[in-house]
RNA sequence: GGGGGCGAAGUGUUACGGUAGCACAGCGGUCUCCAAAACCGUGAGCCUAGGUUCGACUCCUGGCGCCCCCG
Numbered sequence: 001g002g003g004g005g006c007g008a009a010g011u012g013u014u015a016c017g018g019u020a021g022c023a024c025a026g027c028g029g030u031c032u033c034c035a036a037a038a039c040c041g042u043g044a045g046c047c048u049a050g051g052u053u054c055g056a057c058u059c060c061u062g063g064c065g066c067c068c069c070c071g
Stems, first nucleotide, its partner, number of pairs: 001070007010024004018054001026042005047063005
């Protein structure tokens, strides 16, 4: 320099173009002599800028970051 893949709560992930969900973790509570487990509740997220569309996590383009391949 060229090509490809990935980017979503702290982590792992679901989401025909139509309300962003689940699990674990965190926090609060119930229970317990205390703790663990269990149960109840709760906060937290679409890498970024544009475009298409009535409507975009999803489709298109640029940029950024990470990984892989070729030279």

Predicted 3D model of a 71-nucleotide RNA (transfer RNA) from an Elusimicrobiota bacterium. Lineage of the source: Bacteria > Pseudomonadati > Elusimicrobiota. The sequence was found in a public genome assembly. Rfam family: tRNA. The family's RNA type in Rfam is transfer RNA.